[in-house]
Predicted 3D model of a 1522-nucleotide RNA (small-subunit ribosomal RNA) from an uncultured prokaryote. RNAcentral holds the sequence, with entries from ENA. Model confidence (mean pLDDT): 83 of 100. Its Rfam family is "Bacterial small subunit ribosomal RNA".
RNA sequence: AGAGUUUGAUCCUGGCUCAGAACGAACGUUAGCGGCGCGCUUAACACAUGCAAGUCGAACGAGAAAGGGCGCCUUCGGGUGCCCCGGUAAAGUGGCGCACGGGUGAGUAACACGUGGGUAACCUACCCCCGGGCGGGGGAUAACGUACCGAAAGGGACGCUAAUACCGCAUAAGACCACGACCUGAAAUGGUUGGGGUCAAAGAGGGCCUCUUCAUGAAAGCUCUCACCUGGGGAUGGGUCCGCGGCCCAUCAGGUAGUUGGUGGGGUAAUGGCCUACCAAGCCUAAGACGGGUAGCUGGUCUGAGAGGAUGAUCAGCCACACUGGAACUGAGACACGGUCCAGACUCCUACGGGAGGCAGCAGUGGGGAAUCUUGCGCAAUGGGCGAAAGCCUGACGCAGCGACGCCGCGUGAGUGAUGAAGGCCCUAGGGUUGUAAAGCUCUGUGGAGUGGGACGAAUAAGCCAUGGUUAAUAGCUGUGGUGAUGACGGUACCUCUUUAGCAAGCACCGGCUAACUCUGUGCCAGCAGCCGCGGUAAGACAGAGGGUGCAAACGUUGUUCGGAAUUACUGGGCGUAAAGCGCGUGUAGGCUGUUCUGCAAGUCGGGUGUGAAAGCCCAGGGCUCAACCCUGGAAGUGCACUCGAAACUGCAAGACUUGAAUCUCGGAGAGGGUGGCGGAAUUCUGGGUGUAGAGGUGAAAUUCGUAGAUAUCCAGAGGAACACCGGCGGCGAAGGCGGCCACCUGGACGAGUAUUGACGCUGAGACGCGAAAGCGUGGGGAGCAAACAGGAUUAGAUACCCUGGUAGUCCACGCCGUAAACGAUGAGUGCUAGGUGUCGCGGGCAUUGACCCCUGCGGUGCCGUAGCUAACGCAUUAAGCGCUCCGCCUGGGGAGUACGGCCGCAAGGCUAAAACUCAAAGGAAUUGACGGGGGCCCGCACAAGCGGUGGAGCAUGUGGUUUAAUUCGACGCAACGCGCAGAACCUUACCUGGGCUAGAAAAGGCAGGAAUCUGGGUGAAAACUCGGAGUGUCCUUCGGGAAAUCUGUCGUUAGGUGCUGCAUGGCUGUCGUCAGCUCGUGUCGUGAGAUGUUGGGUUAAGUCCCGCAACGAGCGCAACCCCUGUAGUUAGUUGCCAGCAGUUCGGCUGGGCACUCUAGCUAGACCGCCCGUCGUUAAGCGGGAGGAAGGUGGGGAUGACGUCAAGUCCUCAUGGCCCUUAUGUCCAGGGCUACACACGUGCUACAAUGGGAGGUACAAAGGGCUGCGAACCGGCGACGGUAAGCGAAUCCCAAAAAACCUUCCUCAGUACGGAUAGGAGUCUGCAACUCGACUCCUUGAAGGUGGAAUCGCUAGUAAUCCCUGAUCAGCAGGCAGGGGUGAAUACGUUCCCGGGCCUUGUACACACCGCCCGUCACACCAUGGAAGUUGACUGCUCCAGAAGUGGCUACGCCAACCCGCAAGGGAGGCAGGCCCCCAAGGAGUGGUUGGUAACUGGGGUGAAGUCGUAACAAGGUAGCC
Repeated sequence: AGAGUUUGAUCCUGGCUCAGAACGAACGUUAGCGGCGCGCUUAACACAUGCAAGUCGAACGAGAAAGGGCGCCUUCGGGUGCCCCGGUAAAGUGGCGCACGGGUGAGUAACACGUGGGUAACCUACCCCCGGGCGGGGGAUAACGUACCGAAAGGGACGCUAAUACCGCAUAAGACCACGACCUGAAAUGGUUGGGGUCAAAGAGGGCCUCUUCAUGAAAGCUCUCACCUGGGGAUGGGUCCGCGGCCCAUCAGGUAGUUGGUGGGGUAAUGGCCUACCAAGCCUAAGACGGGUAGCUGGUCUGAGAGGAUGAUCAGCCACACUGGAACUGAGACACGGUCCAGACUCCUACGGGAGGCAGCAGUGGGGAAUCUUGCGCAAUGGGCGAAAGCCUGACGCAGCGACGCCGCGUGAGUGAUGAAGGCCCUAGGGUUGUAAAGCUCUGUGGAGUGGGACGAAUAAGCCAUGGUUAAUAGCUGUGGUGAUGACGGUACCUCUUUAGCAAGCACCGGCUAACUCUGUGCCAGCAGCCGCGGUAAGACAGAGGGUGCAAACGUUGUUCGGAAUUACUGGGCGUAAAGCGCGUGUAGGCUGUUCUGCAAGUCGGGUGUGAAAGCCCAGGGCUCAACCCUGGAAGUGCACUCGAAACUGCAAGACUUGAAUCUCGGAGAGGGUGGCGGAAUUCUGGGUGUAGAGGUGAAAUUCGUAGAUAUCCAGAGGAACACCGGCGGCGAAGGCGGCCACCUGGACGAGUAUUGACGCUGAGACGCGAAAGCGUGGGGAGCAAACAGGAUUAGAUACCCUGGUAGUCCACGCCGUAAACGAUGAGUGCUAGGUGUCGCGGGCAUUGACCCCUGCGGUGCCGUAGCUAACGCAUUAAGCGCUCCGCCUGGGGAGUACGGCCGCAAGGCUAAAACUCAAAGGAAUUGACGGGGGCCCGCACAAGCGGUGGAGCAUGUGGUUUAAUUCGACGCAACGCGCAGAACCUUACCUGGGCUAGAAAAGGCAGGAAUCUGGGUGAAAACUCGGAGUGUCCUUCGGGAAAUCUGUCGUUAGGUGCUGCAUGGCUGUCGUCAGCUCGUGUCGUGAGAUGUUGGGUUAAGUCCCGCAACGAGCGCAACCCCUGUAGUUAGUUGCCAGCAGUUCGGCUGGGCACUCUAGCUAGACCGCCCGUCGUUAAGCGGGAGGAAGGUGGGGAUGACGUCAAGUCCUCAUGGCCCUUAUGUCCAGGGCUACACACGUGCUACAAUGGGAGGUACAAAGGGCUGCGAACCGGCGACGGUAAGCGAAUCCCAAAAAACCUUCCUCAGUACGGAUAGGAGUCUGCAACUCGACUCCUUGAAGGUGGAAUCGCUAGUAAUCCCUGAUCAGCAGGCAGGGGUGAAUACGUUCCCGGGCCUUGUACACACCGCCCGUCACACCAUGGAAGUUGACUGCUCCAGAAGUGGCUACGCCAACCCGCAAGGGAGGCAGGCCCCCAAGGAGUGGUUGGUAACUGGGGUGAAGUCGUAACAAGGUAGCC
């Protein structure tokens, strides 16, 4: 620091996802040790049991018992007195504490918290310092005793008693209260001062004899300590007030009656509506009041580069709470966790009358939950309470236990060890890997086990010793030094010795992201998955294994937070088309604001001071062996406050300026707005005239109109609406929008110009106004047009497109609506930043009589374009550039601009505006293709023009189907179907039935035997089995034998498979297509995919060539080179030829010749080379011509670019994988592939007279031939047979070419056409023609009379037609491959059909139009809205009610202290009780908010291959959209 994922690819936008860190965690698997931490996040749910707050006898009264000792008595059981226990236990009065410590986070959005201040508005027990004091009295009451009530808890009655308990009095420095004076100050409740009034106290303990008294020694006294009272100060802790700061919702917009303020009073420690009476009517609020939801706040913690975001466990500070609600009491402090009272719910006890209780203290239990510990030890340490102290108490705390919950550390061994062991796994069979890993050898001893030793933590206290202070004092007290008990943890840490490599490794992952790969199994199954996505027979993605990678006593998963995410953008984003500019204006608040001067100092900047707790983070040092952890110190803490200073900028105040803005004068332009009037053209209607059969409408029609006279035409009239031409990317307006002419009223902009004001400006949340069309209301109007509707067409349908009609509406007036793709999809303002060229308005200059032209300024409106910007497209002084100001808006797609709520509207509806759920995308721009019922250009037997066919018949052949034991298999649009098959009777043969074999029919090896080989018999359908016979070779030899080749048997590595997968493959092939294309290097352009080149202008059969050009070159294709053919020359002359010569049996037969033909080698020839062309660009080339055998690639062939179709072939061959192995192999016999209701393809033969039959007579080419071709001759009607010459072939043979030509018959007839079918008889091949061959002869003589829709081939030596040959082959050809003979017609042309090429355009397609895709309906599931109701929670208001309790009033009942009084009694003061105010629970009524649920209902989402159509994407077939 990034990565994956939208696409065929690209760039961008944008969401989703991952890698990181963290956790009070949980779950799964696993687990050796230790240290340090942490451990109910849920039910603030309920709690059994124990413990968690007491202490002081040196405040006070009283005061046991068991037990022991001694004495006495004794019935020997015991009783009793004294002493010890002991002034002890327990209880009581009193003091202090119990408000700390500990727990929890329910409530609380608040001065609760944080931070900084104020308190001149306050308090503070215990503690410290200082001053002063502590005199003298009184009356009670617990305990206790007596009797009593109650189950208990508990209670009252009478009687006794003490105090540091309680109460007067005295004293009063001082404090307090009211009053006066002075000082400070902005202000006084501050300070000083005067006199007046009020107000204190308690003792306890130790010691001593200096002074006084009694006289061992005591008391008074002295002294010390602790306590007590008063005042001042301090410290500490608190109360209260204020500034600032920190959550969400505006679908909560208004809230408020003690409310806001004042005055008097009350209350408090203290300010204050805190409370009360009266008066006033205020107060808060868009800088968010009020309401709702959520939440303890902070230091910090986690994350992050930071800014931020999230969080608030443990530790620390503050707050709040203590079963729920209310209340006060006591006290320095509480409205009190382990106090009180009341009410409520719950639990427990009960004798039913009443009582008791509050773990959110520590343990622990139940419950809830994914989940969170021991009913432990100790006060040894630290801290706290009480005490003079000893000490007691302390679940605070210190420790231990449980839990891998976290962090940290250690170990599970180290070294050596290659025959790279065995085993496992893989394998290309060679090997590789596990792997120095193991074993083996040499060592070590952490942890574990055992032995022995054994801590630190402990400082001090009382006491004692020494010494100083106080004192009269050596006492006491006290300071210092020394000495001097005490350890829960724990026999723990640690150390030592012994022991053995012995007892100690797992978890996740291995398709990409992301580090790590193979085999097997499985076969869209089982499963995986964080995202993309894997799995449908070769899965690195599932499962197992081997191996590997990562981490490691842990590893994964889940959850949550931050990060990555610049994906809320302060740092640090955007808004033309991706989400996003309000439809437009006026303008309020607010924000921002020109030039200059002076001042102030709020912001700003600098210095200083205080604070910013500790812990934590960071740095340094130190302590545990290290680390985690801990200690000490430092730094930091961006903040707040105070203070001093600066004055540039912002702000504020005062002054000045003119350039922003505005005003004024003059001028012209304009569909700017409103009102009234006028005008002509046209449509329609009405009347009249002319006139007759149609008109109208369409792709074609029909509905419709018309003989009752339409349409057409002429005249006249009526009425409504709209204003042709001008008219223009012309004008005006803020936008919507505005178009005949005239008049009136009226807004704005612009140009020119002295002058005036002097920043008066810009923007603009709310608000207000305007706002196309449609729509709504009321009243008019209504010609044309025209939703709805009707009819006619179209169509599978046609609720559409087209046609004929036609109502709202369109028009006017008034009032609503308030929306549009209201668009420049571009907010407003202002400044700056190259130009060029149109146009509109006004002005200036030059010139002119003037108009133009030209130059120039301002304002508007267009186009092109530089820089710059942009993802690109594009924008570009009219910015989407560079800046500033203000407003609005966006944050993935769908759900949805929807629901609910609110506001507006008559309604329609509008504005505001979610969520659940669901998807891994949705998008923008551009690129390459493909496609289009887009365009342009151009080819092709593509159409057209022709000729002949197919489709109809019969037969052949192939295929489908059917049948069958089997009818083997493959091929399926073109590009399967006379295809594989150049030839199935057996064989072939792969299929079926049956009979056999199992190392096998063929191959390599070992061993044994026999050489090989030839041959006979038997069984059998054969394969095969079996019994014989003959026969011994070659090479080497040490003569024993061995070797090669071959056969048989056997062994076991193995064979074999036309079994599967052509979608695992090689090779080969088809096809587009012999179409003209397909690419590359370098350069250039582009962010990139890519483009350029290859496009363009010409031209060509051609990406053929030329020209041009940011391209220049090159490759594969095209062409050429190759073959055949057409002309000539030359060479050669047998088997070919014969012109001339000779011979001749008349046959080139012979001599001879090689001239000619021919053969087959080598050459020549053709190249737009030549000529013409006002053809072309001077080119390429094109047209014509000459010459030439041939002319513009002469004709034909071979030759097939990059690629496409998962095209075809595993059955040619090769080959991975899988499968079979006495069978899916192999041998054999027979059958089948030849079946036959049908359907299709390809052919043959025909339907006849351009023909058929008979006879005669010509002319080829190219091939083949020894298991062959076979002449001639003979036989047979013939197929053929017999015999046999020649020929391995330019010699011989196949071999007759046929059509043609000549002669003749047939005469339009199912025939003398046609030959199927069938009967009979034969021939040939072959082991064998039954299933199932071909041919011959005789006889038979079917369909068929030129073929529907449709469809095929062919452009010249072609089609058509006629024969010939060959391969295969024993035989079998209508097929195939070739050969020649005869030999046409037509092409205007490129509109259309099909295919193709190039350019361009659109695209939502890319599996690429056989594409994509929309909506209803049906089914299933999911979430959600409405809903009669129903049921919870919270809450407002009104009323009733009123416990406990404070306060007030009262108090006739009650009362010791003080006063009066001898007393009785009275007074003062107080209390019970009563009444009143307030008030919790509770009750009644009525609202609000928010949940759950619900018959029914609405839409939405998702789902495999459902139904109906075809809306959109191409001109999507009616352009689309709002």